[in-house]
RNA sequence: GGGCGGGUGGUCUAGUGGUGAAGACGUUAGCCGCGUAAGCUGAAGACCCGGGUUCGAUUCCCGGCUCGUUCA
Repeated sequence: GGGCGGGUGGUCUAGUGGUGAAGACGUUAGCCGCGUAAGCUGAAGACCCGGGUUCGAUUCCCGGCUCGUUCA
């Protein structure tokens, strides 16, 4: 340098043109409790960047960046 795949809360993973962007772990508040553990109830927190298509884009298309893999 070429091909292919990926990029979503702090971490790991879903989702996939419109529906409240879902779950687990973590963080945090309250309850309970001998207890900082476990359990219960709640809260905060995310679509890599730019452009295009569309009434509408996290999703489709193009470019960029980046990660993985592969070829040279």
The RNA shown here (transfer RNA) has 72 nucleotides and comes from Leguminivora glycinivorella. Model confidence (mean pLDDT): 80 of 100. Its Rfam family is "tRNA". By type it is a transfer RNA. RNAcentral holds the sequence, with entries from Ensembl Metazoa. Taxonomically the source falls in Leguminivora (Eukaryota, Opisthokonta, Aparaglossata, Heteroneura).